[in-house]
RNA sequence: AGUUUGAUCCUGGCUCAGAAUGAACGCUGGCGGCGCGCCUAACACAUGCAAGUCGAGCGAGAAAGUUCCUUCGGGAAUGAGUACAGCGGCGGACGGUUGAGUAACACGUGAGAAUCUACCCUUCAGUGAAGAAUACCUUCGGGAAACCGAAGUUAAUGCUGCAUACGUCCCUUCGGGGAGAAAAAUGGCCUCUUUGCUGUUGCUGAAGGAUGAGCUUGCGGGCUAUCAGCUUGUUGGUGAGGUAAAAGCUUACCAAGGCUAUGACGGCUAGCCGGCCUGAGAGGGUGAUCGGCCAGACUGGAACUUAGACACGGUCCAGACUCCUACGGGAGGCAGCAGUGAGGAAUAUUGCGCAAUGGGCGAAAGCCUGACGCAGCGACGCCGCGUGGAGGAUGAAGGUUUUAGGAUUGUAAACUCCUGUUAAGUGAGAAGAAAUACCUAGUUAUAAUACAGCUAGGGGAUGACGGUAUCAUUAGAGAAAGCACCGGCUAACUUCGUGCCAGCAGCCGCGGUAAGACGAGGGGUGCGAGCGUUAUUCGGAAUUAUUGGGCGUAAAGGGUGUGUAGGCGGUAUAUUAAGUCAACUGUUAAAUUUUCUGGCCUAACCGGAAACAUGCGGUAGAAACUGAUAUGCUGGAGGAUGGUAGAGAGAAGUGGAAUUCUCGGAGUAGCGGUAAAAUGCGUAGAUCUCGAGAGGAACACCAAUGGCGAAGGCAGCUUCUUGGACCAUUUCCGACGCUGAGACACGAAAGCGUGGGGAGCAAACAGGAUUAGAUACCCUGGUAGUCCACGCUGUAAACGAUGAUCACUGGAUGUCAGUUUUGCUUGCAAAAUUGGUAUCGAAGCUAACGCGUUAAGUGAUCCGCCUGGGGAGUACGGUCGCAAGACUAAAACUCAAAGGAAUUGACGGGGGUCCGCACAAGCGGUGGAACAUGUGGUUUAAUUCGACAAUACGCGAGGAACCUUACCUGGGUUUGACAUGUACUUGACCGCUGUAGAAAUAUGGUUUUCCAAGAUUUAUCUUGGACGGGUACACAGGUGCUGCAUGGCUGUCGUCAGCUCGUGUCGUGAGAUGUUGGGUUAAGUCCUCUAACGAGCGCAACUCUUACUGUCAGUUGCUAUCCUUCGGGAGCACUCUGACGGGACUGCCUGGGAAACCAGGAGGAAGGUGGGAACGACGUCAAGUCAUCAUGGUCCUUAUGCCCAGGGCUACACACGUGUUACAAUGGUCGGUACAACGGGCUGCAAGCUGGUAACAGUGAGCUAAUCCCUUUAAAGCCGAUCUAAGUUCGGAUUGAGGUCUGCAACUCGACCUCAUGAAGUUGAAAUCGCUAGUAAUCGCGCAUCAGCAACGGCGCGGUGAAUACGUUCUCGGGCCUUGUACACACCGCCCGUCACGCCAUGAAAGCUGUCUGUGCCCGAAAUUACCUUAGCUAACUCGUAAGAGAGGCGGGUGCCUAAGGCAUGGGGAGUGAUUGGGGCGAAGUCGUAACAAGGUAACC
Repeated sequence: AGUUUGAUCCUGGCUCAGAAUGAACGCUGGCGGCGCGCCUAACACAUGCAAGUCGAGCGAGAAAGUUCCUUCGGGAAUGAGUACAGCGGCGGACGGUUGAGUAACACGUGAGAAUCUACCCUUCAGUGAAGAAUACCUUCGGGAAACCGAAGUUAAUGCUGCAUACGUCCCUUCGGGGAGAAAAAUGGCCUCUUUGCUGUUGCUGAAGGAUGAGCUUGCGGGCUAUCAGCUUGUUGGUGAGGUAAAAGCUUACCAAGGCUAUGACGGCUAGCCGGCCUGAGAGGGUGAUCGGCCAGACUGGAACUUAGACACGGUCCAGACUCCUACGGGAGGCAGCAGUGAGGAAUAUUGCGCAAUGGGCGAAAGCCUGACGCAGCGACGCCGCGUGGAGGAUGAAGGUUUUAGGAUUGUAAACUCCUGUUAAGUGAGAAGAAAUACCUAGUUAUAAUACAGCUAGGGGAUGACGGUAUCAUUAGAGAAAGCACCGGCUAACUUCGUGCCAGCAGCCGCGGUAAGACGAGGGGUGCGAGCGUUAUUCGGAAUUAUUGGGCGUAAAGGGUGUGUAGGCGGUAUAUUAAGUCAACUGUUAAAUUUUCUGGCCUAACCGGAAACAUGCGGUAGAAACUGAUAUGCUGGAGGAUGGUAGAGAGAAGUGGAAUUCUCGGAGUAGCGGUAAAAUGCGUAGAUCUCGAGAGGAACACCAAUGGCGAAGGCAGCUUCUUGGACCAUUUCCGACGCUGAGACACGAAAGCGUGGGGAGCAAACAGGAUUAGAUACCCUGGUAGUCCACGCUGUAAACGAUGAUCACUGGAUGUCAGUUUUGCUUGCAAAAUUGGUAUCGAAGCUAACGCGUUAAGUGAUCCGCCUGGGGAGUACGGUCGCAAGACUAAAACUCAAAGGAAUUGACGGGGGUCCGCACAAGCGGUGGAACAUGUGGUUUAAUUCGACAAUACGCGAGGAACCUUACCUGGGUUUGACAUGUACUUGACCGCUGUAGAAAUAUGGUUUUCCAAGAUUUAUCUUGGACGGGUACACAGGUGCUGCAUGGCUGUCGUCAGCUCGUGUCGUGAGAUGUUGGGUUAAGUCCUCUAACGAGCGCAACUCUUACUGUCAGUUGCUAUCCUUCGGGAGCACUCUGACGGGACUGCCUGGGAAACCAGGAGGAAGGUGGGAACGACGUCAAGUCAUCAUGGUCCUUAUGCCCAGGGCUACACACGUGUUACAAUGGUCGGUACAACGGGCUGCAAGCUGGUAACAGUGAGCUAAUCCCUUUAAAGCCGAUCUAAGUUCGGAUUGAGGUCUGCAACUCGACCUCAUGAAGUUGAAAUCGCUAGUAAUCGCGCAUCAGCAACGGCGCGGUGAAUACGUUCUCGGGCCUUGUACACACCGCCCGUCACGCCAUGAAAGCUGUCUGUGCCCGAAAUUACCUUAGCUAACUCGUAAGAGAGGCGGGUGCCUAAGGCAUGGGGAGUGAUUGGGGCGAAGUCGUAACAAGGUAACC
């Protein structure tokens, strides 16, 4: 930073951006430097090498070759005292490798005492004289081999005595006594040979040092208590033994100790550290390379040798494995360097060299050295360099895109001019090498000019890397760029393809036909010889919080108290110096890190210096604070005394009301119960009522946000016993305090055990209802239980969802228990002050709600608890319980949320209030019949398409015979029926008239242009233009699709009264306020109040019409008066027409009211928006329309375009909507008679006259209209006649016949007329529609469309002309306020559980299989050791002349101990297991509807 929501704040998890790696994988790959490279199987290993050396310790001692001699068999010399081997010495305990084991004095750090130490250094003293063997070798023997045995011979710095003993060790009576060594080699000098002298190296005894090693100990660093007790050599002592050395290290005896909640014992994991990674730091993670320590060397055990081992390349034994074998027996150990197999995602060459550094041996030369130095392989990491530089616009081509103009790739390329790193070729070519040797000089030691050491100088040889680094030069831009990403986080955008498919994805999430998220192209962004992905660690994460979090409601206060350990603790003085502070000092290895500085051209890398190393130890100090010790103090705590209130607790007793039951009296048919009923009780006498009795349980009124108690909880009254609290007074004690892990006690209800009791109530159960069902809610019954005693259980939403204690920080108001004071009316009030309890509120706190001296404020101390949701308070284990169960308490797996508070809406079978033909009150209909019309369905070649609750269905359509027409069949046509442009061609086209055809069309005949300029043959040609035809190309065309890509228009909520904004204010914020409240209105209309003040769109008004009237005007209208030749003049008074005005405004009066306004009245044609119309706020329904029109995208292009004929849209078992006509007497029929308005008329309306029964036809005056016509007579009405209750003189469908009219044409499929025919239908079930006044109802008239007509439809006009409204309980819709909410796609919402299906992990389980481990027992290798033995063997020493004997040894036996193995029996942990339990997940399964609203029985524990 992203992600929970419609939005907000918070809590809280998940995820990302950073750095890092011994990495791996994918794509790609030019060079160099410096590093690094089996993290897995401590799995198994072929082959080679990795530890030897010394002849100046010793004896022996070849061969080839060459040379010489030769008797030709050979011999000699050299090779050579060489090689090989042996005895002996030193070294194989270092170096190298690995991390299995180990939770330990193993490591780190600090301290220590009871030790050893080869080689090395210093010092002292010695190094005498003897002896016996033995390997090698020779000869035999055994064996396949490994190897072994016997006899013989020989040497030493090998071995054994003896002598000596300054130091040394032991004993000691401190006088002394005793024990104990040795090896020589090689030079020099002098010697007649010895004997000598002497140097160096060695050897022996001793002392010291250095180095290395062993031992003890304080402190430190894993997880786990679902491991709570462990231990018998165990803890200590004494004696003895043992070790280099202290020590139960070992053993005998004695004692009974030792460790542990500050975590013993057990289990799991792990080499430790310097360091490394990360981080601001504190921390967290890690322990590769380099360095220190430890441990291991096939597995287990053991010792020998040695200065040092219990020994990687030694020995013995056992085991597993591999190999050889003649089957008798043998050999082996790469966790050394290479290398092989295996394992694995994965990790290199069977290289060169001892030139350097280092190591072993040697006097040295030197030899050995897979240590090491180098090279090879690997982008594995870090660092450096390059893949060119400058110019270059026609902004090339190509690509991509486009609004078609352009834009972009892009100075990028081409092209021009340069440069020359790296790579390539050629040539030159380092440093790393200096010592030891050797020579010279000096010096020390020495008798010495030898020798040796030291110093100085000279100085030969020696290079794996490597002809490498580096340098010079040649040619030449020539050989060298990729990877990931581009929805947000996160830098970077478009086109095409795809169409919830294919796919992507770190989180949120993309994809269902316009995808910036998939795939591809173009473009861009980032990094760059690399780039991405995966894995892991830290960070971000204050998400374990020491620094640095929390717990009323988000996760989280233990149900409550008493109290142990522990933690913390009032005040004064003195001492101390453990903590604390500061100074000095030892140590804290080096490397690393940091700073400075130097060297490789630079960097990485390397060298030097400094700092750091936060720790531990020591020395001398300080004394404030904490601790400790001592002595005090009174304020905390407690006691005494005097009072007070109380459902505090336990026990015993006792009281009245009520229910029920029993008995008795009285009394009769019902009672009871419910929304309504029924079950039930009752004539065997109920209910009701009076009296008496029994029994159990609970205690009305008082009674109260009253009291008491630690909490749970406690209620009639009396008594006894008893706990705590409060107030007041002085006084006593003298920190005695607070908290409190474990522990102990108490702890509602339900439940359990034993025994009682049982009136009422009442789980279970039964019956009756309700219901789709009803294992419920309601009713009638009813058992446990509820009650008592004793015991158990130990949990609750055990809640103030708020742990205990102390201190501090404004107030106001009630109330309970006290005390003091004041006032007086003497029983009231006020004030002050303690303790409790409650409401409101300052500051402050809080995410908000809220809390607020009874804190959730500000501080202190202690305890408990939390760390995403689910799985789960579950499983397993343990403890407790009689059981039920309680306490403790996980993991796998799964999700990206779960959650808190508040906001705006929506919703509620929540509340309040208001309105509407919403209901009610009425009138007339629909729903039943026939027909008309629309729709569905069906049918069809087609029955074109759209519209579907309200808001589709006499709707688009205000008029389908053709046309319309979009549909079907058939026939045609392809630049097209229509538009524009270009190119070419032509001079027509039209008209008239034939032929074919259903027509479209095709094909004939006839007919034929214009203007200007030029040329000429003067009627032709050329050029240009206009107009038209033809051909070709661009394109036209589409009622094809998408109304869910759109514009415009429309419906609906709704003519409902609402919807918003600016500024201000409030709130962290979403938002609120305004717009709410009180009134009023048709109205958010107005008034008033008011942190709001104003404004906008709506309301109203303005517009039209209608009702009255004035003025003006007066033809085509009118005619009262006047005139008249009766044609009309004349006039405009009236009617009328139509232009402008007037009028109505709650203006006036009365009453009410604060006002707004309301009620009534007057006047008036009209009275409270007068009636009607137009006018439709923000928005809702992805509402309707791509088929009015326009339009993006997409599809068709000899067809989905265009033309034509015929057919269809008119079909018809059926269903629905809207209408018409009726069912009749308030009527039908006939005759007479009266009164309109709106409109229309030249392709027209048509008078009059004639004909026809009529539709209509013929003729035709008048009229382009206040003139003439439709238009007469309007109909209902009125007057009269007739019909007489019937399927009719009602009703008119249907059908037949004959006609009329329109029209090219009435067959499918028109209307009308006449005659005839005369169907259903007798007022319509459930249900449902319209209407509040000139309205409903009823009656006719006109018009649009239109040739005609489906019109009974639609839009208008007038005539006649009602009834009813108590009222707002209910139904529907709507407005406002409020409330609840788990809803926001907004109740047509959300959501729970079983069952069924699939997948996943997990528990239980008879068992089964490995593994680790305890205990007991058996067997017991090798080896050490003790004891026994001397059959056998036996050089040194002793005795002995010798033989021999002795001592000792080898050998043999026994015992202790003991590896591996075996038997038995426990424990831990792992895997697996028929079956079984629940859990989780899974677009559209089943059953119900438990929860969210009063969720329809309030919910929950």
Model confidence (mean pLDDT): 83 of 100. This is a predicted structure of a 1501-nucleotide RNA (small-subunit ribosomal RNA) from an uncultured bacterium. Its Rfam family is "Bacterial small subunit ribosomal RNA". The RNAcentral record of the sequence draws on ENA, Greengenes and SILVA.